[in-house]
RNA sequence: UGAAGAGUAAGAGCGCGUGCGUUAAGUGUUGUCGGGACGGGGAGUUGUCCGAUGAACGAAAAGCUUAGGCUUGCGGUUCGCGCUUUGCAUCCCGCUUCA
Numbered sequence: 001u002g003a004a005g006a007g008u009a010a011g012a013g014c015g016c017g018u019g020c021g022u023u024a025a026g027u028g029u030u031g032u033c034g035g036g037a038c039g040g041g042g043a044g045u046u047g048u049c050c051g052a053u054g055a056a057c058g059a060a061a062a063g064c065u066u067a068g069g070c071u072u073g074c075g076g077u078u079c080g081c082g083c084u085u086u087g088c089a090u091c092c093c094g095c096u097u098c099a
Stems, first nucleotide, its partner, number of pairs: 001099005010086008019077001020075003029055008040093004061072004
């Protein structure tokens, strides 16, 4: 100098546990404002996540009951753990192997 490669945060799926809603919150879509994170180091988006606030859309209940609730369901439902899988937007440097 050239070629090849490794590794993160995090995302997704499934399983288990747990909570919430079923008097509709949450989830999903979207406008505005603010903030965060993004391989070991630096930079970092039109990508991504979170918070606040607004908009449109929108649902599955049933049984039992000592009337307190309980059980079985339902919800693109919360959180935790496990497994699988994807994975630096991109740029520079570094690391490993080979020449």
THF (Tetrahydrofolate) riboswitch aptamer, 99 nucleotides, folded computationally. The sequence was found by an Rfam model in a public genome assembly. The prediction has a mean pLDDT of 79.